[in-house]
Context: one part of a larger RNA
RNA sequence: GCCAGUGAGUUUUUACUAACUUCUAGUCUAACCAAGUAAUCUUGGGGAGGCAGAGUGAAAGCGAGCCCUAAUCGGGCGUCAGAAGAUAGUAAAAGACCCGAAACCAUGUGAGCUAACCAUGACCAGGGUGAAUGUUACCGAGAGGUGACAGGAGGCCCGAACUCGUGUCCGCAGCAAUGGGCUGAGAUGAGUUGUGGUUAGGGGCAAUAUGCCCAACGAACUUGGAGAUAGCUGGUUCUCCCUGAAAUAUAUUUUGGUAUAGCCUUAAUAAUUACGCAGUGGGGGUAGAGCACUGAAUGGUCUCUGGUGACGCAAGUCAUCAGGAUCAAUCAAACUCCGAAUACCGCUGUAUUAUUAUAUUAAGAGUCAGUCCUGCGGCGCUAAGGUCGUGGGUCGAGAGGGAAACAACCCAGACUCCCGUGUAAGGCCUCUAAAUUCAAGCUAAGUUGUUAAGAAAGUCAUGAUCCUUAGACACCUAGGAGGUUGGCUUAGAAGCAGCCAUCCUUUAAAGAAAGCGUAACAGCUCACUAGUCGACUUUGGAUUGUGGCGUCGAAAAUGAUCGAGGAUUAAGCUUGAUGCCGAAAACGGAGAUUUCGUAAGAAAUAGUAAGGGAGCGUUCUAUUUGCUGUGAAGCUGAACUGUAAGGUUUGGUGGAGCGGAUAGAAGUGAGAAUGCUGGC
Numbered sequence: 001g002c003c004a005g006u007g008a009g010u011u012u013u014u015a016c017u018a019a020c021u022u023c024u025a026g027u028c029u030a031a032c033c034a035a036g037u038a039a040u041c042u043u044g045g046g047g048a049g050g051c052a053g054a055g056u057g058a059a060a061g062c063g064a065g066c067c068c069u070a071a072u073c074g075g076g077c078g079u080c081a082g083a084a085g086a087u088a089g090u091a092a093a094a095g096a097c098c099c100g101a102a103a104c105c106a107u108g109u110g111a112g113c114u115a116a117c118c119a120u121g122a123c124c125a126g127g128g129u130g131a132a133u134g135u136u137a138c139c140g141a142g143a144g145g146u147g148a149c150a151g152g153a154g155g156c157c158c159g160a161a162c163u164c165g166u167g168u169c170c171g172c173a174g175c176a177a178u179g180g181g182c183u184g185a186g187a188u189g190a191g192u193u194g195u196g197g198u199u200a201g202g203g204g205c206a207a208u209a210u211g212c213c214c215a216a217c218g219a220a221c222u223u224g225g226a227g228a229u230a231g232c233u234g235g236u237u238c239u240c241c242c243u244g245a246a247a248u249a250u251a252u253u254u255u256g257g258u259a260u261a262g263c264c265u266u267a268a269u270a271a272u273u274a275c276g277c278a279g280u281g282g283g284g285g286u287a288g289a290g291c292a293c294u295g296a297a298u299g300g301u302c303u304c305u306g307g308u309g310a311c312g313c314a315a316g317u318c319a320u321c322a323g324g325a326u327c328a329a330u331c332a333a334a335c336u337c338c339g340a341a342u343a344c345c346g347c348u349g350u351a352u353u354a355u356u357a358u359a360u361u362a363a364g365a366g367u368c369a370g371u372c373c374u375g376c377g378g379c380g381c382u383a384a385g386g387u388c389g390u391g392g393g394u395c396g397a398g399a400g401g402g403a404a405a406c407a408a409c410c411c412a413g414a415c416u417c418c419c420g421u422g423u424a425a426g427g428c429c430u431c432u433a434a435a436u437u438c439a440a441g442c443u444a445a446g447u448u449g450u451u452a453a454g455a456a457a458g459u460c461a462u463g464a465u466c467c468u469u470a471g472a473c474a475c476c477u478a479g480g481a482g483g484u485u486g487g488c489u490u491a492g493a494a495g496c497a498g499c500c501a502u503c504c505u506u507u508a509a510a511g512a513a514a515g516c517g518u519a520a521c522a523g524c525u526c527a528c529u530a531g532u533c534g535a536c537u538u539u540g541g542a543u544u545g546u547g548g549c550g551u552c553g554a555a556a557a558u559g560a561u562c563g564a565g566g567a568u569u570a571a572g573c574u575u576g577a578u579g580c581c582g583a584a585a586a587c588g589g590a591g592a593u594u595u596c597g598u599a600a601g602a603a604a605u606a607g608u609a610a611g612g613g614a615g616c617g618u619u620c621u622a623u624u625u626g627c628u629g630u631g632a633a634g635c636u637g638a639a640c641u642g643u644a645a646g647g648u649u650u651g652g653u654g655g656a657g658c659g660g661a662u663a664g665a666a667g668u669g670a671g672a673a674u675g676c677u678g679g680c
Stems, first nucleotide, its partner, number of pairs: 001680006011094008020085004026051003032045005055062002065077004097235002100232001104225003108221002115199009124189001126158003129154001133150007162186003167182004201217001203213003210219001238615006248261005262367002264364007273357001276350007288338001289336002294332003298328005304323008370395001372393008400411003415591004420587002426581003429565003435578001437577006448567001454552002458549010476531004481505003486500003511526001514525003592605005616669001618666010634653008
C1' cells in the first nucleotide's frame, strides 16, 4: 500500500410536544397477594396514591367568576374534557455518538543500567627527571659554604596495558537504538576495576550538567480511581422525494464557545393578511447649492482704532504690526438663509400570483470565520486580491454557454428522455459550429496583440488669418547707401564691451543695425528692394487651430508567440446592412413525482448546514404458509425486472439446511477516523 473482517446517537428515569389506541366526568393502579406455567410470564385481586373535575386574590375571602378601585368606559387571570398507554422528536441527569491528551491522586515494583557511599579484593610494560635526607673531600675560628657519591620524592615528564572521548572522515533501514578508521587526553592517582552491600519518586544520588535513578526523567515504572476532562482536531456506515438557510444584532474572563433575537423546516389556526402599481397625506436636512450664522482663506479701499519706527520746529507725512468697517471672488464630515431625486411611514383604490407568498402559536434546527463585483462613503497614499460601513448582485449552497485556460465577470437557474425548432451572451479564414457577406471610410504601425506625462513636416478630415499673372513661396543674380567713426565712456569703442538717444537725407530698397568677425578698423551674412523664374484662374503658398487613426516615450531574468496557424482596399479599426452559428434558458414531443382542482387540467420539481415525508435490506422472535440429496445456504457467471436502496430466474460450484406473508425486537447497512485485527 491493497484485500477481508471489525468499527461510532445507545440504555434507564423524568418532563414537554405530535399523531394514534382504550375508557370517559372520570381515569390509572404502585408495592404487595393468589392461581397457573418448562421458562418468569399470564390472569385475577390490591384505589394506598397520582392526574383531572374551579377559579381568583398577598390574604381574609368570594366563587363561574375573582382581583385591581371610592367606582370602573376599563384591564389581569379564569369559565368551554380528561386520564392512562405504547410510538416518534427533543430536553435534563447519567461515560450519553466514537476514538484521542499534556496531566492529577492512591497502592506497589525498581540502584543487575547509572550516581554517591560502605566492606573486601585486584591492576598499572618500559624510559626520563633527580626534591628532602645521608656519607664524604676541600675551604672556614665558627656559623656555614662549594663539590663528589649515595638516595629515590612528585595529584612530575615521555609512553603501552587500562580508563576516557579532542578533531575529522565513514556510517545514518548502520556491524552498532551512539559503532568504525585516523588523530587525541590521563596513565602512582581526587587513578582504574571485580564481588557483596546501602540510599526510592512530594524521594534518592549529584566536584550542578536539570545530570542520573534499567535504551525518551523539570519529577521513574506498574496497577487502580478511569470510559478523568477536552468550549479542540478527526471520524460517524442503505435509498428516493419535499422545503431550504446563515456567516448579522445584543450580551458574555467574550471574540474559532454560548444564550436570546434575526434568517430555515414541520404542524395547526386566522383575517383580502402580504408583495407590486396608482392616488393621496406626512416628517426629514443627505446630494447639490450658498455664505445669512460658526469657522477657514485671498486681494483691494477707508486719516476707523491702537502699538512701534523714521523724517519734520510744528501741523503733519511715510513705513510696519494688530484689529475694525466695506467691496470682490472663495472653502467646510463635526457651517446652513436654502434644498432635491430616492428611501421610509399612514390611508384609499386596484391588477397579477392564488398551490398564503402574511401573521400567531407549538415543536425541530443550523448559522455567529464569509467572498468577490458594482453604486455611495470612512481609514489608507482617492495604495493593496487592504480594511470598515451601507444599497444591489454573484459565489457560498449553482450545473450549462461565453471570457484560450479562469468560485466571484457576461448570458442563463439543470425533474428524466429526444441524431426536434427558433434564440441569449459571444461569434462566423483554418484549428472550430457559422459570412474569405455587402456598403462607406480610416490604419502601414503586424498598430491590432502593453500604460502615462511629454515629443514629432506620419497620415486623413475640417476651420481661421494672410500672400498670389499688378507674378505669390523657394533657389539664383544684383543692391543693402549718405550725414556718420551719432553722443557719452574709453588706451581704443568706427552698426555690433557698456550707457543715452534712435533722427534726417538719397532711394526700387537699405535698422544710428538681427548674427559671425577685428586690438580697433576691415571683412562675411540678415532685415529690406529690384531682376530672373513661372504656378492657378482657382489653384499654389505662408502661418495657426480642432478632430480620427497611427509613431516614439516602452528595461528582466532557459525560447519565442495574438489561444495557435496565419492575416494588410484585412481575418485590424469606425459606421451601417442582411444572413447564419450558438446554452441543460425558451418552444415542440414522450414520460415520472408532488400540490391544487369535482373533473378537464394547471403549476412546480438546482441545492451545502438543517427540518420533514416515504421506502429497501440485515439478524433474531411469534403466527401462518412453503422449498430442499430429483441438491438448501454460501461463492460465482448470465439474463430479466423496479425511479433507487433492491428483486426474480437460470448455468457452474457447493453438500445440508433455507425461504414467503403479517406483526414485533434490534449488537441493523462502511471508504475514509496517521482507525483496530489478520493476510499478502
A computed fold for a 680-nucleotide part of an RNA from Candidatus Levybacteria bacterium RIFCSPHIGHO2_01_FULL_40_10, annotated as large-subunit ribosomal RNA, domain II.
The source organism's lineage runs through Bacteria, Bacteria candidate phyla and Candidatus Levyibacteriota.